[in-house]
Context: one part of a larger RNA
RNA sequence: CUGGGCAUAAAGGGCACGUAGGCGGUAAAAUAAGUCAGUUGUGAAAUCCCUCGGCUCACCCGAGGAACUGCAUCUGAAACUGUUUAACUUGAGGAUAGGAGGGGAGAGUGGAAUUCCUGGUGGAGCGGUGAAAUGCGUAGAUAUCAGGAGGAACGCCGGCGGCGAAGGCGACUCUCUGGCCUAUUCCUGACGCUGAGGUGCGAAAGCUAGGGGAGCAAACAGGAUUAGAUACCCUGGUAGUCCUAGCCGUAAACGUUGGGUACUAAGUAGAGGGGACUCCGAAGUUCUCUCUGCUGGAGCUAAUGUGUUAAGUACCCCGCCUGGGGAGUAUAGCCGCAAGGUUGAAACUC
Numbered sequence: 001c002u003g004g005g006c007a008u009a010a011a012g013g014g015c016a017c018g019u020a021g022g023c024g025g026u027a028a029a030a031u032a033a034g035u036c037a038g039u040u041g042u043g044a045a046a047u048c049c050c051u052c053g054g055c056u057c058a059c060c061c062g063a064g065g066a067a068c069u070g071c072a073u074c075u076g077a078a079a080c081u082g083u084u085u086a087a088c089u090u091g092a093g094g095a096u097a098g099g100a101g102g103g104g105a106g107a108g109u110g111g112a113a114u115u116c117c118u119g120g121u122g123g124a125g126c127g128g129u130g131a132a133a134u135g136c137g138u139a140g141a142u143a144u145c146a147g148g149a150g151g152a153a154c155g156c157c158g159g160c161g162g163c164g165a166a167g168g169c170g171a172c173u174c175u176c177u178g179g180c181c182u183a184u185u186c187c188u189g190a191c192g193c194u195g196a197g198g199u200g201c202g203a204a205a206g207c208u209a210g211g212g213g214a215g216c217a218a219a220c221a222g223g224a225u226u227a228g229a230u231a232c233c234c235u236g237g238u239a240g241u242c243c244u245a246g247c248c249g250u251a252a253a254c255g256u257u258g259g260g261u262a263c264u265a266a267g268u269a270g271a272g273g274g275g276a277c278u279c280c281g282a283a284g285u286u287c288u289c290u291c292u293g294c295u296g297g298a299g300c301u302a303a304u305g306u307g308u309u310a311a312g313u314a315c316c317c318c319g320c321c322u323g324g325g326g327a328g329u330a331u332a333g334c335c336g337c338a339a340g341g342u343u344g345a346a347a348c349u350c
Stems, first nucleotide, its partner, number of pairs: 004321003007304002012318001014201004021194003025088002028085004033081002035077004040072003049065006091191001092188003095184005103177007110154001115149007125136002162169002206247006215241002220236004258317006266295013299306002323350003332343004
């Protein structure tokens, strides 16, 4: 000087948008900042290195050389990077024509079921369990029929099927609205990728205020079980679960796998498009683009495995890791109504 990693060992930010920054397609001209070559000046001496010499040698000392890898100046070179100019179309975006979808928001509607209320029939049990009991019931339950109320969730279809950046999204209709895919190759002409800070979104639980409350159900009460039973089982049951407005900002937020681009054997299945052929049609065959699975060669890997949806081969950018415990603790800052979150040590110890 060079040199490690992050699926499972420590380690990918929960997800996106985007500022600064970093990086950036094809071909040309100019420039000469980076880059390269040379000139000149400087780079004190000593030291280090080489050669020679002086102390008997060595240490040490003296002389000469080299070096001081740097900086500045001037003269050139123009491939690459940068800058400027004028272009290009493959990246990116747009246009036009189609397409699929539980993507999002709002409004409305519907049926099944549970519960409750009213009435009819009926008359002794019901319920529950391993077995029971608490509980409900002659003030008429359970069962059954009719009518009504209210809330929540949307069976079958339903699918290693679809959509979404992630969280997530499933009855039906309407309105508003985001993204994606295909075809044409018509337009713009590098407008791109990533993204420290920042901003937004972000399951469940929890919090504030106001509603709502059928079922379920932390807490709680009772009955069982048990040596005990602050549990598992049973009967009840309040927050909560639901809506509106606002907080919280965390999860095994997982594919435990950041994003982008390019390249690298096959086989098979599903989903959404398009082309061609057969064809009355239905359908089939084949080609192609996109998405989602399975198997698997090379390669990679400690192994398991992964394997064109890479954990392969390369490049660009961000985040993160550095023995176990102490500890995601203390402290301080910031955020929060609080709960707490975020940033985040050390002593000591093995």
Source information
A computed fold for a 350-nucleotide part of an RNA from a metagenome, annotated as small-subunit ribosomal RNA, central domain. The RNAcentral record of the full RNA draws on SILVA.